[in-house]
The part of an RNA shown here (large-subunit ribosomal RNA, domain I) has 599 nucleotides and comes from Paenarthrobacter sp. DKR-5. Rfam family: Bacterial large subunit ribosomal RNA. It was read from a public genome assembly.
Context: one part of a larger RNA
RNA sequence: GGCACACGGUGGAUGCCUUGGCAUUAGGAGCCGAAGAAGGACGUAGGAAUCUGCGAUAAGCCUGGGGGAGUUGAUAACCGAACGGUGAUCCCAGGAUGUCCGAAUGGGGAAACCCCGCCAGACGCGCGAGUGAUCUGGUGACCCGCAUCUGAACACAUAGGGUGUGUGGGGGGAACGUGGGGAAGUGAAACAUCUCAGUACCCACAGGAAGAGAAAACAACAGUGAUUCCGUGAGUAGUGGCGAGCGAAAGCGGAUGAGGCUAAACCGUGCCAUGUGUGAUAGCCGGCGGGCGUUGCAUGGCCGGGGUUGCGGGACUUCCCGUUCUGUCUCUGCCGGGACAGUGAGGUGAGAGUGUUUGCAUAGUCGAGCAGGUUUGAAGGCCUGACCGUAGAGGGUGAGAGUCCCGUAGACGAAAUGCAUGAACACCGCCUGGGGAGUAUCCCAAGUAGUACGGGGCCCGAGAAAUCCCGUGCGAAUCUGCCAGGACCACCUGGUAAGCCUAAAUACUACCUAAUGACCGAUAGCGGACUAGUACCGUGAGGGAAAGGUGAAAAGUACCCCGGGAGGGGAGUGAAACAGUACCUGAAACCGUGUGCUU
Numbered sequence: 001g002g003c004a005c006a007c008g009g010u011g012g013a014u015g016c017c018u019u020g021g022c023a024u025u026a027g028g029a030g031c032c033g034a035a036g037a038a039g040g041a042c043g044u045a046g047g048a049a050u051c052u053g054c055g056a057u058a059a060g061c062c063u064g065g066g067g068g069a070g071u072u073g074a075u076a077a078c079c080g081a082a083c084g085g086u087g088a089u090c091c092c093a094g095g096a097u098g099u100c101c102g103a104a105u106g107g108g109g110a111a112a113c114c115c116c117g118c119c120a121g122a123c124g125c126g127c128g129a130g131u132g133a134u135c136u137g138g139u140g141a142c143c144c145g146c147a148u149c150u151g152a153a154c155a156c157a158u159a160g161g162g163u164g165u166g167u168g169g170g171g172g173g174a175a176c177g178u179g180g181g182g183a184a185g186u187g188a189a190a191c192a193u194c195u196c197a198g199u200a201c202c203c204a205c206a207g208g209a210a211g212a213g214a215a216a217a218c219a220a221c222a223g224u225g226a227u228u229c230c231g232u233g234a235g236u237a238g239u240g241g242c243g244a245g246c247g248a249a250a251g252c253g254g255a256u257g258a259g260g261c262u263a264a265a266c267c268g269u270g271c272c273a274u275g276u277g278u279g280a281u282a283g284c285c286g287g288c289g290g291g292c293g294u295u296g297c298a299u300g301g302c303c304g305g306g307g308u309u310g311c312g313g314g315a316c317u318u319c320c321c322g323u324u325c326u327g328u329c330u331c332u333g334c335c336g337g338g339a340c341a342g343u344g345a346g347g348u349g350a351g352a353g354u355g356u357u358u359g360c361a362u363a364g365u366c367g368a369g370c371a372g373g374u375u376u377g378a379a380g381g382c383c384u385g386a387c388c389g390u391a392g393a394g395g396g397u398g399a400g401a402g403u404c405c406c407g408u409a410g411a412c413g414a415a416a417u418g419c420a421u422g423a424a425c426a427c428c429g430c431c432u433g434g435g436g437a438g439u440a441u442c443c444c445a446a447g448u449a450g451u452a453c454g455g456g457g458c459c460c461g462a463g464a465a466a467u468c469c470c471g472u473g474c475g476a477a478u479c480u481g482c483c484a485g486g487a488c489c490a491c492c493u494g495g496u497a498a499g500c501c502u503a504a505a506u507a508c509u510a511c512c513u514a515a516u517g518a519c520c521g522a523u524a525g526c527g528g529a530c531u532a533g534u535a536c537c538g539u540g541a542g543g544g545a546a547a548g549g550u551g552a553a554a555a556g557u558a559c560c561c562c563g564g565g566a567g568g569g570g571a572g573u574g575a576a577a578c579a580g581u582a583c584c585u586g587a588a589a590c591c592g593u594g595u596g597c598u599u
Base pairs, nucleotide, nucleotide: 001598002597003596004595005594006593007592008591009590015584016549017548020520021519022517023516024515025514026513027512028511029509030508031172032171039101040100041099042055043054044053046079047078049075050074051073061095062094063093064092065091066090070083071082072081106115107114108113116140117139118138119137120136121135122134123132124131125130142169143168144166145165146164147163148162149161150160176207177205178204179203180202181201187194191241217224218223228255229254230253231252232251238246239245259501260500261499262445266305267304268303270302271301272300273299274298275297276296282295283292284291285336286335287334288333289332290331310479312444313443314442315441316438317437318436319435320434321433325342326341327340328339329338330337345432346431347430348429349428353427354426355425356424357423358420359419360418361417362416364412365411366410370385371384372383373382374381386403387402388392394406395405396404450474451473452472453471454470455469456468460486481496482495483494484493485492536543537542556583559570560569561568562567
């Protein structure tokens, strides 16, 4: 030195475990913010640090509920000082306080800091008027809307300015949504049209959903009847260097189900502006008689009524039916007619809502049923004999527990706040004539439709290319009108553009609750089971770890000995200390000691 055996050290694999993750299901909830958010800084307990909570009223204050014996949050003890059946701590709901930064908003700024004006008060000084390097509270950004006062060039005016007022806007939010911009790697076995893809990404904006939406739709000689979503139709019809690829619709079957409001014609002794007009055959609802006197007429605007449709509708003219009751008005007496308000009746509540009942959520409450023996450190194991079960889900307890504990099945519960519409009722809000005839006149959404050129989007790549949307230039018609049915024309059929609103079925899950898993089990599972987006790295954008386990219980080794200590040896605890805070198990590499064999 090698080999073998034994015993160790080191190391932290493996096994077991789980406080943490991952995925999904069901239900809920779905916006927050100048009334100052999201997110932070700094503070805050009697005692240092971090986390949690909270905000100079600072692990808390007040009120109302619940609960019932201990409590002063965690690491995490210890000391001190306190509170509590006159109900604490704790849980729920509502309120108060809420430093500084942050949209940050008095001005500034290298965020959490600096500086100022005005108002009121305190305090100091002063006899007082007053004053201040002090303190406290408030107020002071910009934009927009509304009201009002002013007010240039320029006479009226307008622009601009001032004042007041607004729970107006601003910023944040995981994904989902709408819109504006918009790639390339790739595929085509190269590559340019094409594809990837209107994807990724950027920006703007909104909501709990958004968008779409009540036919200028489809269809085809038969019909359907807003939109949205799912299945099918169908990888079909098509499109396509007819390559790669892309790729519908109608129809059918389901989910849901809901329809409304304007513009215009016309009317108004409603308002405003401009023009014009006879002193009375302009006008004042009609008739007769009286009365009034710019109230007239035309144009434009605002307001109110009317009206909203495609077997065209409406205005207008006329006729019929209906129109509870009361009051007022319509210059006036009579007759006739009309308008408004209230009431009654009917309808509606989908946009504003109140109340009651009801239901749900946010604390909670009740909740059956086991003993003995035995092994053990410990019984829940084993043995024996019982019991409950609308409860034998699960977890804990010194080893596998229906009957020990928490629970579970089941049954109850809310002063306060929120939600709900399903329902009902009451209040309340809103709406309300119907029909026929006539068609002479009027209206039915204009720089629109369309068209030419240039683009985009549709299954559709310019094609025979309709339909839809933009840019530029031209530029209609009003129902005997106009659009569409895939160039275009005729016939036929369907519809009625150029205004607006609209729940549900649908998408998503940052968040809450409950539950589930042929999901993981500490190199796994989120990056993160632990002081984790921490330590650390980077100027910065950004990148980004490692690190779990004593024991049933600290009972965490009093005391003695060696040692400066570290660390050990006794003794003691414990079932176990080769479980000793370097702690469960403790593999291998690697390093030793002893013995044997061998060189």